A computed fold for a 348-nucleotide part of an RNA from an uncultured prokaryote, annotated as small-subunit ribosomal RNA, central domain.
It matches the Rfam family "Bacterial small subunit ribosomal RNA". Gene Ontology terms of the family: structural constituent of ribosome and ribosome.
[in-house]
Context: one part of a larger RNA
RNA sequence: CUGGGCGUAAAGGGCGUGUAGGCGGCCUUGAAAGUUGGAUGUGAAAGCCCUCGGCUCAACCGAGGAACUGCGUCCAAAACUAUCAGGCUAGAGGUUGGUAGGGGACAGUGGAACUUCAGGUGGAGCGGUGAAAUGCGUAGAUAUCUGAAGGAACAUCGAUGGCGAAAGCAACUGUCUGGGCCAUACCUGACGCUGAGGGACGAAAGCCAGGGUAGCGAACGGGAUUAGAUACCCCGGUAGUCCUGGCUGUAAACGAUGAUCACUAGCUUAUGGCGCUUUCGAGUGUCAUUUGCGUAGCUAACGCGUUAAGUGAUCCGCCUGGGGAGUAUGCGCGCAAGCGUAAAACUC
Repeated sequence: CUGGGCGUAAAGGGCGUGUAGGCGGCCUUGAAAGUUGGAUGUGAAAGCCCUCGGCUCAACCGAGGAACUGCGUCCAAAACUAUCAGGCUAGAGGUUGGUAGGGGACAGUGGAACUUCAGGUGGAGCGGUGAAAUGCGUAGAUAUCUGAAGGAACAUCGAUGGCGAAAGCAACUGUCUGGGCCAUACCUGACGCUGAGGGACGAAAGCCAGGGUAGCGAACGGGAUUAGAUACCCCGGUAGUCCUGGCUGUAAACGAUGAUCACUAGCUUAUGGCGCUUUCGAGUGUCAUUUGCGUAGCUAACGCGUUAAGUGAUCCGCCUGGGGAGUAUGCGCGCAAGCGUAAAACUC
């Protein structure tokens, strides 16, 4: 290389965008690069193979043939691929009319709870646990009422429900804004798919600068428990959690299942649209999304099963025994933490 694989055994890139490249719908025409046929030249000799022959045989040697699957030139063919020209509308995109949504950004508003502060009532406990203690409280706590301030999160609705490429998104209102779905069949006319690099986004934690800090709370202090207790439980509590700007670029970033297209029994749940029927309760058809079963088939089994892990096609990523090791080294990136790329010796 051929070959085999990637839900759980090693293996799908965190996710989309897109460059090169690879691949690509229907019809007609030309030319003939690939392709196919024929001719011809060349493809040294020896060797291999076949048939004869020479050494008594064989090894060995000689002769002839075949082969040398290749390359060049010429002639021819035109189905397929590429190409030239023209056309088409089933892919793709657009128009028009609807429609659902926690999709995104910014600004504003609200109530419950909590904590703190001020004041009133009140007067001995509160809190906490398995039990306690640390802690708080006669300098008046806890409880309760009134008022004020502040920060963070938005109960119920709420759902196997919705939206988003993923990360993710939930009080309410306004402004700006992305995408989807359905109907229409008016327009463009293959404009498509994938995508090495590249660039964009990317939970939490972490980092830099500035703000903010109610609650919670790594570290830390104390109280318990215990043989010990650097824990689990309790009382406190800094960073952080929040906002603005910048960095980091990772995750069980999971459906542990790459993207796109086509085909292959059904039943069922829900969401959004459109149509038909209607006794106005609903019934029924269809498109998109979605839930649970299940046929064929697949699978080592579990299971998957029109949302495939079935049957095929195109493109990308990745795997090749365990440990060493996602480590060393080099390089790149980063303020750092570290991230990316990524071995070997040795060993079983």